Formats: sequence, C1' cells, structure tokens
RNA sequence: GCCGAUUUAGCUCAGUGGUAGAGCAACGGUUUUGUAAACCGUAGGUCGUCGGUUCAAGCCCGACAAUCGGCUCCA
Repeated sequence: GCCGAUUUAGCUCAGUGGUAGAGCAACGGUUUUGUAAACCGUAGGUCGUCGGUUCAAGCCCGACAAUCGGCUCCA
C1' cells in the first nucleotide's frame, strides 16, 4: 500500500427499512437468624464519527476512525 471482518447498555451479543432488545453484572423488594441461591421489579443507549437516500435508517449508500485478520513492497 491492497483486501476482508467487526464497532449496539458496564460485559457478551441479538436486532431481514416501521416503538432499540436478551443474558450476565448493578440497584430495590420477597424469602432467610444472616449470606448465597431462587423469584419479582427498577434503572441503564447520541446504535464508532460525519454526510447521503427515504415519509421513515441500528438496518441501504459514501467517506473517515478504531480493533482484528490476510496479502504485497522496501529497508
């Protein structure tokens, strides 16, 4: 330098253009002598950034950034 994959909650990940979700973690409650477990509930998001398409974008298009992998060149 070229090619590809990934980027969504604190973490791991879903989400086939039409209200952003699950598990774990956190917090509160029930239960217990107490803790853990179990059960119920609550909160937590600029969907990497910027632009474009669309009535409507996490999803489609472009550029850029970050991480990972492959290939190539030079020393």
Molecule: transfer RNA
Organism: Parcubacteria group bacterium